[in-house]
Predicted 3D model of a 72-nucleotide RNA (transfer RNA) from a Candidatus Saccharimonadota bacterium. It was read from a public genome assembly. Taxonomically the source falls in Candidatus Saccharimonadota (Bacteria, Bacteria candidate phyla).

RNA sequence: GACGGCGUAGCUUAAUGGCAAAGCAACGCACUUGUAAUGCGUAGACUACGGGUUCGAGUCCUGUCGCCGGCU
Numbered sequence: 001g002a003c004g005g006c007g008u009a010g011c012u013u014a015a016u017g018g019c020a021a022a023g024c025a026a027c028g029c030a031c032u033u034g035u036a037a038u039g040c041g042u043a044g045a046c047u048a049c050g051g052g053u054u055c056g057a058g059u060c061c062u063g064u065c066g067c068c069g070g071c072u
């Protein structure tokens, strides 16, 4: 330089164009002499950043940024 893939909660991942979910972690309560474990519950992502298409975009198109991969 050109090409492909990926970017969603603190972490790991879901989500057919139609309410953004789950596990772990965090917090609260119960249990315990206490802690861990366990049980119940709570909060947490304007979906990397812009633009476009659409009644409606995490999803489709496009630019930028970052990461990964092989190619030259």
Base pairs, nucleotide, nucleotide: 001071003069004068005067006066007065010024011023012022013021018055026042027041028040029039030038048064049063050062051061052060

About this RNA
Rfam family: tRNA. By type it is a transfer RNA.